[in-house]
RNA sequence: UUGGCCGUAGCCCAAUGGCAGGGCGCCGCGCUGUGAACGCGGAGGUGCCGGUUCAAUUCCGGCCGGUCACC
Numbered sequence: 001u002u003g004g005c006c007g008u009a010g011c012c013c014a015a016u017g018g019c020a021g022g023g024c025g026c027c028g029c030g031c032u033g034u035g036a037a038c039g040c041g042g043a044g045g046u047g048c049c050g051g052u053u054c055a056a057u058u059c060c061g062g063c064c065g066g067u068c069a070c071c
Stems, first nucleotide, its partner, number of pairs: 002069006010024004018054001026042005047063005
């Protein structure tokens, strides 16, 4: 440089175009002599800019970043 893949919560991952979920972690409560474990609850979100659509995490274009291959 060219091509492929990826970008969603603090971390790791889901999500037919129709309410964005899970595990771990974090916070609170319960339990306990204290803690761990366990149970209940809570906070936290789609890389950026446009387009299509009644509706976009999803489809299209561009940009940015990561990764792999080729050089």

Predicted 3D model of a 71-nucleotide RNA (transfer RNA) from an uncultured beta proteobacterium. It matches the Rfam family "tRNA". Rfam's curators write: Transfer RNA (tRNA) molecules are approximately 80 nucleotides in length.